[in-house]
RNA sequence: AAACUGGAGAGUUUGAUCCUGGCUCAGAACGAACGCUGGCGGCGUGCCUAACACAUGCAAGUCGUACGCGAAAGUGGGUUUCGGCCUGCGAGUAGAGUGGCGCACGGGUGAGUAACGCGUAGGUAAUCUACCCUGAUAUUUGGGAUAACUUACCGAAAGGUGGGCUAAUACCGGAUAAGCUUUUUGGGUCGCGAGGCCUGGGGAGGAAAGGUGACCUCUGAAGAUGUUACCGUAUCAGGAUGAGCCUGCGUACCAUUAGCUAGUUGGUGAGGUAACGGCUCACCAAGGCCGCGAUGGUUAGCGGGUCUGAGAGGAUGAUCCGCCACACUGGAACUGGAACACGGACCAGACUCCUACGGGAGGCAGCAGUGAGGAAUUUUGCGCAAUGGGCGAAAGCCUGACGCAGCGACGCCGCGUGGGUGAAGAAGGUCUUCGGAUCGUAAAGCCCUGUCGAGUGGGAAGAAUGGCCUGGAGUCGAACAGGCUUUGGGUUUGACGGUACCACUGAAGGAAGCACCGGCUAACUCCGUGCCAGCAGCCGCGGUAAUACGGAGGGUGCGAGCGUUGUUCGGAAUUACUGGGCGUAAAGGGCGCGUAGGCGGCCGUGUAAGUCAGAUGUGAAAGCCCAUGGCUCAACCGUGGAAGUGCAUCUGAAACUGCGUGGCUUGAGUAUGAGAGGGGGAAGUGGAAUUCCCGGUGUAGAGGUGAAAUUCGUAGAUAUCGGGAGGAAUACCUGUGGCGAAAGCGACUUCCUGGCUCAAUACUGACGCUAAGGCGCGAAAGCGUGGGGAGCAAACAGGAUUAGAUACCCUGGUAGUCCACGCUGUAAACGAUGAGCACUAGGUGUAGGAGGUGUUGACCCCUUCUGUGCCGUAGCUAACGCAUUAAGUGCUCCGCCUGGGGAGUACGGCCGCAAGGUUAAAACUCAAAGGAAUUGACGGGGGCCCGCACAAGCGGUGGAGUAUGUGGUUUAAUUCGACGCAACGCGAAGAACCUUACCUAGGUUUGACAUCCCGGGGAUCCUGAUGAAAGUUGGGAGUGCCUCGUCAAGAGGAGCCUGGAGACAGGUGCUGCAUGGCUGUCGUCAGCUCGUGUCGUGAGAUGUUGGGUUAAGUCCCGCAACGAGCGCAACCCUUGCCCUUAGUUGCCAGCAUUCAGUUGGGCACUCUAGGGGGACUGCCGGUGUUAAACCGGAGGAAGGUGGGGAUGACGUCAAGUCCUCAUGGCCUUUAUGCCUAGGGCUACACACGUACUACAAUGGUCGGUACAAAGGGCAGCGACCCUGCGAGGGGUAGCGAAUCCCGUAAAGCCGGUCUCAGUCCGGAUCGGAGUCUGCAACUCGACUCCGUGAAGUUGGAAUCGCUAGUAAUCGUGGAUCAGCAUGCCACGGUGAAUACGUUCCCGGGCCUUGUACACACCGCCCGUCACACCACGAAAGUUGGCUGUACCAGAAGUAGCUGGGCUAACCCGCAAGGGGGGCAGGCUACCAAGGUAUGGUUGAUGAUUGGGGUGAAGUCGUAACAAGGUAGCCGUAGGGGAACCUGCGGCUGGAUCACCUCCUUU
Repeated sequence: AAACUGGAGAGUUUGAUCCUGGCUCAGAACGAACGCUGGCGGCGUGCCUAACACAUGCAAGUCGUACGCGAAAGUGGGUUUCGGCCUGCGAGUAGAGUGGCGCACGGGUGAGUAACGCGUAGGUAAUCUACCCUGAUAUUUGGGAUAACUUACCGAAAGGUGGGCUAAUACCGGAUAAGCUUUUUGGGUCGCGAGGCCUGGGGAGGAAAGGUGACCUCUGAAGAUGUUACCGUAUCAGGAUGAGCCUGCGUACCAUUAGCUAGUUGGUGAGGUAACGGCUCACCAAGGCCGCGAUGGUUAGCGGGUCUGAGAGGAUGAUCCGCCACACUGGAACUGGAACACGGACCAGACUCCUACGGGAGGCAGCAGUGAGGAAUUUUGCGCAAUGGGCGAAAGCCUGACGCAGCGACGCCGCGUGGGUGAAGAAGGUCUUCGGAUCGUAAAGCCCUGUCGAGUGGGAAGAAUGGCCUGGAGUCGAACAGGCUUUGGGUUUGACGGUACCACUGAAGGAAGCACCGGCUAACUCCGUGCCAGCAGCCGCGGUAAUACGGAGGGUGCGAGCGUUGUUCGGAAUUACUGGGCGUAAAGGGCGCGUAGGCGGCCGUGUAAGUCAGAUGUGAAAGCCCAUGGCUCAACCGUGGAAGUGCAUCUGAAACUGCGUGGCUUGAGUAUGAGAGGGGGAAGUGGAAUUCCCGGUGUAGAGGUGAAAUUCGUAGAUAUCGGGAGGAAUACCUGUGGCGAAAGCGACUUCCUGGCUCAAUACUGACGCUAAGGCGCGAAAGCGUGGGGAGCAAACAGGAUUAGAUACCCUGGUAGUCCACGCUGUAAACGAUGAGCACUAGGUGUAGGAGGUGUUGACCCCUUCUGUGCCGUAGCUAACGCAUUAAGUGCUCCGCCUGGGGAGUACGGCCGCAAGGUUAAAACUCAAAGGAAUUGACGGGGGCCCGCACAAGCGGUGGAGUAUGUGGUUUAAUUCGACGCAACGCGAAGAACCUUACCUAGGUUUGACAUCCCGGGGAUCCUGAUGAAAGUUGGGAGUGCCUCGUCAAGAGGAGCCUGGAGACAGGUGCUGCAUGGCUGUCGUCAGCUCGUGUCGUGAGAUGUUGGGUUAAGUCCCGCAACGAGCGCAACCCUUGCCCUUAGUUGCCAGCAUUCAGUUGGGCACUCUAGGGGGACUGCCGGUGUUAAACCGGAGGAAGGUGGGGAUGACGUCAAGUCCUCAUGGCCUUUAUGCCUAGGGCUACACACGUACUACAAUGGUCGGUACAAAGGGCAGCGACCCUGCGAGGGGUAGCGAAUCCCGUAAAGCCGGUCUCAGUCCGGAUCGGAGUCUGCAACUCGACUCCGUGAAGUUGGAAUCGCUAGUAAUCGUGGAUCAGCAUGCCACGGUGAAUACGUUCCCGGGCCUUGUACACACCGCCCGUCACACCACGAAAGUUGGCUGUACCAGAAGUAGCUGGGCUAACCCGCAAGGGGGGCAGGCUACCAAGGUAUGGUUGAUGAUUGGGGUGAAGUCGUAACAAGGUAGCCGUAGGGGAACCUGCGGCUGGAUCACCUCCUUU
């Protein structure tokens, strides 16, 4: 100087958020086990399961200084008839026996036990204590036996019986003795008391054992006497130790265990015990325990401690220590100081062994060890050297206690497996963007070191006692014997073990693994696999690009270990004492009265139980903690301390609580006077209405519904009038108004009765609050008995609706609804909010009362008390919300909750007539189930608005024929894709071959195409054979370009052809759900967002909502918002008007000319194409908010975006496309590539879409005649001429085009004809003949001519387009293209009708509301049925465990009685014998096992049965979530395949609209 020191979270419910709430993880620990791996040492530790069974050995003996007896082997001597015999030593040894002490300790185990068993603190005045210590006294005198031994006998054995001998510290009698015991009688003292302690007198009782050594004396010896020492013995007193008993307090779970108890509770007396006591017995009394949990059941040895935890706690009770219990199971005792005794005895039982079958033996939960069980736990080791124990005077003996060693990484601790240097960053592996990266200074190489292990050598401490020898001192004693005590010297003793340790030798040599790498959680890539195989602690991974499976490389963590499993605590504030909650998440009892209990106003006073302070004792040791020391360190161990929060006792304090006592009035109550009220009970009375009956009037319908029908009515209904009957309910008043504890209460009158409020005084004096159990009240439905029954109305019947309709709707209708009496006891019995008290801003209604100012008064205003509403501050809340009527702030008491489902269910108990109620689990299963709020989406919710959305119109489609696309079918193939809108005249702007991707057949393999390498060849052209062609195979001609080289020969190069090898090419093969790009669609809809700020815990909100307005989130105003972006609009193109510039190929007014703008001329006009202008709500009026804007008007070619186009926000649909293209991955490589011929894509019972042409007279046909725009053209358009009826053909001009050509526009107009017919409509189909294109029109082109002349006479349900130059109608051109259009794209001509309007259908936008949806209503989701599996309940029973009661039974033992049989000690007696006492035997009592009967309780099992749970794609419906399509839910009753439906009462946790009331603001 110290004992102080310590508290982390994460994942998972949702689209997202906050909260509630469970599940899971990270930590530490272990007597562990399992998997993989394993070098050394130290210290610990090791049957948790079968208290299952045990072979074998050992674990308790010792004493000759208690006693009697007493060998043998061997050997020495003697003797011998050579068989032996005698004797000495061995040896008074071994040995058993008598006796003493020990065996009750030590060691094991945890079965039982919920108990004074354990812990703690006490008591014993109710007790004992061998051995040990201290003190005192004594140790006297006699006697009879008995084992051993010997002998006889029984038995297989174990063992036993009879006869005989003998000793003692064995046994017995006597003496003596006390301060001992007992009895009686005094005194003192202490104690609350019971009584204790001290002391005096009298009576009675009551002990012993010797041994060894020495000395003295005696003796022949043995031995004896005396003295003394030591050991022992006896008695008493005390100590120490140990034990018994008693008490306070503490000590698991279940109340689905609520009543238990006859020796039970107490007393008196007796017995018994070491001792108190019902401990036992007799009698008497009737008590005793229990909600502060008795009794019963289940589980369990308890503590110190151990693990965890910040702590408080929780869990645990191995090793070590204390206590208890047990010793094969059950019972009972003996001995002893102590046992009802682990290695003692008796009996019963089970089991095992021996047996001669008669009978016997045994008890490892001691140490080893074996079997069994089990996931699992060691050597049949060494030694008494140390420590300790027993015996002994001692030496010593015994000691599986103990000390050591062995086995096991079982745990903790320590050490090592090397260190330094070393970049060519080696080889190799892995990855790769192919550049490289990484393993990696890692290795190799070079230089060092030497721990451990190996070998060699040395080598401790643990040993000090004790004994013996020897020396000194002290003590006992007569003693120079002897003993004892003490102190020196010498000597002896080690299992471990030649161990620890030290030195030396040699050598990097012998020594690294395990788990993990998606998040939590440190650590990432490749390959394989393809919802498979598998992983997984939770969330979750895996369906072809898996950091999640398996392997590899790399990495991370720990390391002789690492993981997994199991268990405990922690995290978990998730049982909340520290430290939680209950309006809606789980949770307030339906309501009151009140018992126990808990809590309790003000002022004194006393006390000291609680409380506080101090002291004392205790809280064992070990452990934890601190300091220090010892092993080289550490683990481990030693020493000292601290702590042990507790309990007890003593002393003190008196604020608070308690208790006693005295007072007080404010809590509470009483009295008096007023007041309001659907408070309750009973009796009576009334009017309105429904229904029924009677009568009148009156006639054909009535009734009912979405529409109907069932039903009633000509036998007179409905309607209407009058009269009557009967039952139920009480309109208006009526009101977030009143009363009541709640349920609940509503006409009027009377009677009885409870509570409440106000005012003012008086009185009592804390009499109060709450309330477990208990008692009472308690809607509706329901039940029982008896009435009553008008209306309504479960069930039921019928009619409708419907796919069905066990419903909703309708017509009927019974219980019931009503009354009386009795039961039931539940509701969303709700404010989802327990009761009481106090405190904490206000405002404003309303009901009842009181007071005050003013007023004649109604009345107004102010103040106040009590109730009942709304709004709101602070505060609270997860939020919503609550807010003096709290869900705020506090106090008191009660009830209740602890994830969802199973389940408010089963079983049991209680209640009930029943229905059922109440109390109330578990197995199993899931990772959620929930609350509030947010954003969306949705609604058979609401509001506002828009759109050819409807309506108003015009024309179509759907019917016919044809064309075309699709489905389907067919086929060798009918290639592929596209599938609601948003696939289907779509990809395809054009399949006879080609295309072509398909099929058949024939070929081909570095390839039809690209790059690289090698060889050959000029390229190329002509021409045969064969073949369907591709191809295969011949002949001939021919020699180019560039460079080098003088030329030549030759070489090289570029391009081309051909042959070869491999890298590779190729793929319209797959995946559009791996992708890019492109596209469709919502939708040209008006939306989609951001920054900053603000609000909200947050998701988010605000802005973007609101009032107007617009085509528009267009603009204006307002506003916690202010700004901004992508969209809208505008800018772009085109068209409409004007101006200007320019006039050829365009144009032609005037001039000339022509058949003709043909030509001259001109550029005014048209037109062309460049540039400008113009339109902006600019102007006027009105409306509107002095706004934005709208309406009307003027001007203008055009007016409110002038018309049209291009332009498509954030996003949605895993929309479409891998067959345009690009592209990842996969697949294919003599084929899924490539070439070729032919076929197919063109098929055809059928269905659908889109078109064309029609059905005719607004038409057909014939003749005549007028007016476009926009395009295209050289492998082209082709005038014109000739020719053909025509398609066309033959020539050919012009034109790369404002010039030439296509090229006649058609409808129209004029005229003729047809006259309503299957036609002079319509043109399909078919026959014939041709033309054109093309290598080729068979499959399979278009067109022409002649002939033929089908369906069709305006189209069912349904459905499409269009709002103006639009629809309709008419023709024209173009792309593709050799040829082929009814399709597509474009152009112009003619040219309408209608829009009241937004109720409805569809789509969309904004706001709002509900939601159980978020894959977002094509959502979610309920129940039956069917199948599989799982656990549970019931069940005729069956079978175990535990246990109660009654009875039988009764071993051993103990006690009592008896004891005729037997009997040494003592007594009497000369003796015989007798007595006393004892024993055997018998009986009685108690009692274990066992048995019988009958219960209780708890398991297992059980045909069958019941519900429950779980299970990708089963069946039936659609109950719930939106107004869920009949609002839902609660209780109850009935019904129904099922969800459910219906009746009655209740709730809002119901949407929507309207009204009332209240509130807020003005």